[in-house]
Large-subunit ribosomal RNA, domain IV from Candidatus Shikimatogenerans silvanidophilus, 326 nucleotides, folded computationally.
It was read from a public genome assembly.
Model confidence (mean pLDDT): 86 of 100.
Rfam family: Bacterial large subunit ribosomal RNA. Rfam links the family to the GO terms structural constituent of ribosome and ribosome.

Context: one part of a larger RNA
RNA sequence: CACGGCUAAGGAACUAGGCAAAAUUAGUCUGUAACUUCGGAAUAAAGACUGCCUUAUUUUAUAAGGCCUCAGUAAAAAGAUCCAGGCGACUGUUUAUCAAAAACACAGGACUCUGCUAAAUCUAAAGAUGAUGUAUAGGGUCUGACACCUGCCCGGUGCUGGAAGGUUAAAGAAGGGAGUUAGCUUAUAGCAAAGCUCUCAACUGAAGCCCCAGUAAACGGCGGCCGUAACUAUAACGGUCCUAAGGUAGCGAAAUUCCUUGUCGGGUAAGUUCCGACCUGCACGAAUGGUGUAACGAUCUGGAUACUGUCUCGGCCGUGAGCUCG
Repeated sequence: CACGGCUAAGGAACUAGGCAAAAUUAGUCUGUAACUUCGGAAUAAAGACUGCCUUAUUUUAUAAGGCCUCAGUAAAAAGAUCCAGGCGACUGUUUAUCAAAAACACAGGACUCUGCUAAAUCUAAAGAUGAUGUAUAGGGUCUGACACCUGCCCGGUGCUGGAAGGUUAAAGAAGGGAGUUAGCUUAUAGCAAAGCUCUCAACUGAAGCCCCAGUAAACGGCGGCCGUAACUAUAACGGUCCUAAGGUAGCGAAAUUCCUUGUCGGGUAAGUUCCGACCUGCACGAAUGGUGUAACGAUCUGGAUACUGUCUCGGCCGUGAGCUCG
């Protein structure tokens, strides 16, 4: 040093944190709260008993009597429990080898696409999956049991629908320009038909875009300033500016609060944590879901009982390693 055993008095004073250890532990009987989705919570909690012998009844179980020990589930094996809060409903899944979770999934909810040679996906194609299915089906996206709910905004972006007008490609094309040369000619120069070649081009010309509507459980967004009540304070009320509309219900110093250890209350002798409130929300807020919620959790946070070498503060013992010798 490692592992194990014991330890006076105290009993978490240790520490980031009861980490580790101790404690609880079986069976029978009694008994069992809040809350609750009435199933649970629950082995809640809290208690009592347990050996052996004889007799009796119904071999179990009980009754009566007796025996022994410090000690009877006589060794070993065998839940610690309670209170409160956050998150996630739950069982499940995950970073093989530092993360098991509040992350993922989930049943349930919603939107959207798809009429079958379906949409979607793989592929150069053939072909295949979807599916030997057919809208109570299949694909995509979001949310995430359940309860109560899910407000306003379509101005921007997206999607869907519309087609009058504007713009607009290839293509078509009236017409024009250039080159070439039969021919004409005043003949080293000039003019020039048809054809061919090159080129310009009015006009015609779809979707798209502009445009017009719809759509937010689509992406997203959801205000300032000033004044006002018979103490004061505050402002139900009024004015004004801007906006597509100005945050509704609910919650709120929160896994979100900077100032901040906010203020008040509770718990402690003492509490930057915790719980309950307040609302001044730097910078909550409604399926990027809001608020609750029984049950569940090797989850996170605070408290309590029991228990203990975690500690005050160390000590002793055993086994092994190390060390010395061999």